[in-house]
c-di-GMP-I-GGC riboswitch aptamer from a Desulfuromonadales bacterium, 88 nucleotides, folded computationally. NCBI's taxonomy places the organism under Bacteria, Pseudomonadati, Thermodesulfobacteriota, Desulfuromonadia, Desulfuromonadales. The prediction has a mean pLDDT of 89. It was read from a public genome assembly, where an Rfam model found it. Rfam family: c-di-GMP-I-GGC riboswitch aptamer. Rfam links the family to the GO term cyclic-di-GMP binding. The family has 40 seed sequences and 1,298 matches in Rfam 15.1.
């Protein structure tokens, strides 16, 4: 201080349904467990979504690059904190 058990206390809480919220992605509350040893916190860097505006192409549009702004912490990676206490 590293690490993570067939140990204990516990602890979060997907997807889905019910209400709300926003143009949307999404969040928010209840319900409910698929999972997590940081699935606590935090948009610093990257990856994904949404939306305008641009550009590409088209009859018209999707799409595509570029930009902005927002989501996303349960997608990586980075910082800060944090129960226990086997092995090593």
């Nucleotide at each position: 201080c590293c690490c993570g058990a067939u140990a204990a206390u516990g602890c979060c809480a997907a997807a889905c349904c019910u209400g709300u919220u926003g143009a949307a992605a999404u969040g928010c509350a209840g319900g409910g467990a698929c999972g997590g040893a940081a699935a606590g916190c935090c948009c610093c860097g990257g990856a994904u979504c949404u939306u305008a505006c641009c550009u590409c192409u088209u009859a018209a549009a999707c799409u595509u690059c570029g930009c902005a702004a927002g989501a996303c912490a349960g997608c990586c990676g980075a910082g800060c904190u944090a129960c226990c206490g086997a092995a090593g």